[in-house]
RNA sequence: AGAAAAGUUUUCUAGGGUUCCGCAGUAUUGGUCCGAGAGAAAACGCAAAGGCGCAUAGUCUUUGUACACGGAGGGAUAAAAGCCCGGGAGAU
Numbered sequence: 001a002g003a004a005a006a007g008u009u010u011u012c013u014a015g016g017g018u019u020c021c022g023c024a025g026u027a028u029u030g031g032u033c034c035g036a037g038a039g040a041a042a043a044c045g046c047a048a049a050g051g052c053g054c055a056u057a058g059u060c061u062u063u064g065u066a067c068a069c070g071g072a073g074g075g076a077u078a079a080a081a082g083c084c085c086g087g088g089a090g091a092u
Base pairs, nucleotide, nucleotide: 007044008043009042010041011040012039015034016033020031021030045065046064047063048062049061050060051059052058067087069090073085074084075083
C1' cells in the first nucleotide's frame, strides 16, 4: 500500500423530526413517516465438518459468518436524525 461472502434482503429497536391522521384548542403523548457499518432477530447466501447417495449431481444436519474509537462540515426528504457522503477525514 492492497484484497477478502467482512454478502443481500426483510422485520423491529435505540434514535429522529412534523408532510398526513388524531385532538374543540394549546402542550405532551400516540398512529403514519425516516431510521442504524460500529443495535436486535430472521430468511437467503457463503464457508467448514458430517449423514444419505454409484457420484465430482442432489439433498439433509450441525457449526461458523469475526472485530469495530471517530469529529466538524455538507446533502436528501415535509423535517430531523446513530439516514446518506461514511467502516470517510482523523485517532489507535
About this RNA: A computed fold for a 92-nucleotide RNA, annotated as Guanidine-I riboswitch aptamer. The coordinates come from a structure-prediction model, not an experiment, and the mean pLDDT is 79. Of the family's consensus pairs, 96% are formed in the model. Its Rfam family is "Guanidine-I riboswitch aptamer". Rfam links the family to the GO term regulation of gene expression. The family has 100 seed sequences and 1,509 matches in Rfam 15.1.